[in-house]
Context: one part of a larger RNA
RNA sequence: GAUUGAACGCUGGCGGAAUGCUUUACACAUGCAAGUCGAACGGCAGCAUAGAGAGCUUGCUCUCUGAUGGCGAGUGGCGAACGGGUGAGUAAUAUAUCGGAACGUGCCUAGUAAUGGGGAACAACUAAUCGAAAGAUUAGCUAAUACCGCAUACGACCUACGGGUGAAAGCAGGGGAUCUUCGGACCUUGCGUUAUUAGAGCGGCCGAUAUCUGAUUAGCUUGUUGGUAGGGUAAAAGCCUACCAAGGCGACGAUCAGUAGCUGGUCUGAGAGGACGAUCAGCCACACUGGAACUGAGACACGGUCCAGACUCCUACGGGAGGCAGCAGUGGGGAAUUUUGGACAAUGGGGGCAACCCUGAUGGUGCAACGCCGCGUGGAGGAUGACGGUCCUAGGAUUGUAAACUCCUGUCAUUGGGGAGUAAGACUUAAGCGUUAAGAGCGUUUAAGUUUGAUAGUACCCAAAGAGGAAGGGACGGCUAACUUCGUGCCAGCAGCCGCGGUAAUACGAAGGUCCCAAGCGUUGUUC
Numbered sequence: 001g002a003u004u005g006a007a008c009g010c011u012g013g014c015g016g017a018a019u020g021c022u023u024u025a026c027a028c029a030u031g032c033a034a035g036u037c038g039a040a041c042g043g044c045a046g047c048a049u050a051g052a053g054a055g056c057u058u059g060c061u062c063u064c065u066g067a068u069g070g071c072g073a074g075u076g077g078c079g080a081a082c083g084g085g086u087g088a089g090u091a092a093u094a095u096a097u098c099g100g101a102a103c104g105u106g107c108c109u110a111g112u113a114a115u116g117g118g119g120a121a122c123a124a125c126u127a128a129u130c131g132a133a134a135g136a137u138u139a140g141c142u143a144a145u146a147c148c149g150c151a152u153a154c155g156a157c158c159u160a161c162g163g164g165u166g167a168a169a170g171c172a173g174g175g176g177a178u179c180u181u182c183g184g185a186c187c188u189u190g191c192g193u194u195a196u197u198a199g200a201g202c203g204g205c206c207g208a209u210a211u212c213u214g215a216u217u218a219g220c221u222u223g224u225u226g227g228u229a230g231g232g233u234a235a236a237a238g239c240c241u242a243c244c245a246a247g248g249c250g251a252c253g254a255u256c257a258g259u260a261g262c263u264g265g266u267c268u269g270a271g272a273g274g275a276c277g278a279u280c281a282g283c284c285a286c287a288c289u290g291g292a293a294c295u296g297a298g299a300c301a302c303g304g305u306c307c308a309g310a311c312u313c314c315u316a317c318g319g320g321a322g323g324c325a326g327c328a329g330u331g332g333g334g335a336a337u338u339u340u341g342g343a344c345a346a347u348g349g350g351g352g353c354a355a356c357c358c359u360g361a362u363g364g365u366g367c368a369a370c371g372c373c374g375c376g377u378g379g380a381g382g383a384u385g386a387c388g389g390u391c392c393u394a395g396g397a398u399u400g401u402a403a404a405c406u407c408c409u410g411u412c413a414u415u416g417g418g419g420a421g422u423a424a425g426a427c428u429u430a431a432g433c434g435u436u437a438a439g440a441g442c443g444u445u446u447a448a449g450u451u452u453g454a455u456a457g458u459a460c461c462c463a464a465a466g467a468g469g470a471a472g473g474g475a476c477g478g479c480u481a482a483c484u485u486c487g488u489g490c491c492a493g494c495a496g497c498c499g500c501g502g503u504a505a506u507a508c509g510a511a512g513g514u515c516c517c518a519a520g521c522g523u524u525g526u527u528c
Base pairs, nucleotide, nucleotide: 001528002527004525006524007523008522009521010520013375014374015373016372019368020367021333026331027330028329030328031327032326035078036077037076040075041074043071044070047069048068049067050065051064052063053062054061055060056059085286086285087284094211095210096209097208098207099206100205103203104202105201108199109198110197111196112195113194114193115192116150118148119147125140126139127138128137129136130135156165157164158163170191171190172189173188174187175186178185179184212258213257214256219249220248221247224246225245226244227243228242229241230240231239261283262282263281264280265276266275267274268273288309289308290307291306292305311322312321313320314319343362347361348359349358350357351356378408379407380406381405388399389398390397391396412469414464415463416462417461418460425451426450427449428448429447430446431445432444433443434442435441472517473516474515475514476513477498478497479496483512484511485510486509487508493500494499
């Protein structure tokens, strides 16, 4: 000199775009952060509509009908493995780069072949019972895209090459003939389902090289190193087991100990390097502590389960409940770090045919000069060089064109008006095209109309008034730009280094003046 997730002191006008628990991976009150689908299903608790009946106060109240819109709870599907947080652990099971072969893959894309015929249950519900609660038990009824067989098998898998094994589910919209038990069959469109091939993206595995300090850590290792056989996995492998052999690693630093998430990058530097790894992006690990598996395409799962432990809470003492390193917020720790705000309008994600619902992701509000950038605090003129202050050799000098005064301007703030863009879509209607037996329905294109904004009446524009509302901090002995007077008298004090102060202190304190930077200025800490 540069730098900073900074803190402290004094001061503080506005805007933009950023950043904000670096310490206790300490403990957490409260609310929210993952749901959705009635176009899978039985149903109908509640709401609304319709119909019927009753009471009457004549426009209300009650009862019935799942009949309709819908829908609490339940069965079922998909999601919950993403998104969000943190950096405790980890020196290699990680990361970065370059390679590899023995693998998996829900949703998505492109194909191929199918979607036939049956059955038995279990929730909800009803009845009964236990419990303070959390919850649980027994009996009975029932549906399905839930579950289980049978048939079939283009692919697929196994094979001793003879053969063998294994599947499915329907739902919704529409309809001219034909049939009908009047429910539909049947046809058609869309979405699904099953098997399989390929792809894309994603993931698992293996190798090489690189990745901090210590030798006052020199030897380490028995599933250890390799083989055979078996098991196991989606998959290679001591991954596991039995047997056999005695290997394997190490001064090119094994082992041990300490420290640490890694990288793209950030800071500095002319560079080489050095230091760091907040925000943003990629990967990894973790989710009160330790362990374990279940479900599933995917987890050994932050807001799932089980066991153990510590802690907290409820209890009728028998027994139960919990996990903010999600967003806010609280206590504590600390020099120190924000709102228990509003919205799904946009982008993205989950579910759904869709409408739509959910989304503390996200977009955006609030707080903080914490840093960066921009703007303002007025402009021009104005010498009796006014008053006052300070100094003085008492003549004057300086503050100083500074002020007053004159003429202007109107950025920002204030007040009043106007007012975008962020909106793409979605829905309705009409026409064309495709599908189709079809002017249904569905898909798509075009046109017209309706409609969707949290921020927020915001950005921006116009007008009004009036210089009116807006400057401080540090320094002045040398380094280092900037000097005098008074007070003090080795005292009080200053100080980054040298050093000042013991009666004329440009070094302490005050005043005047000057210098530097400026909504900041200094101090302390960090790194180069």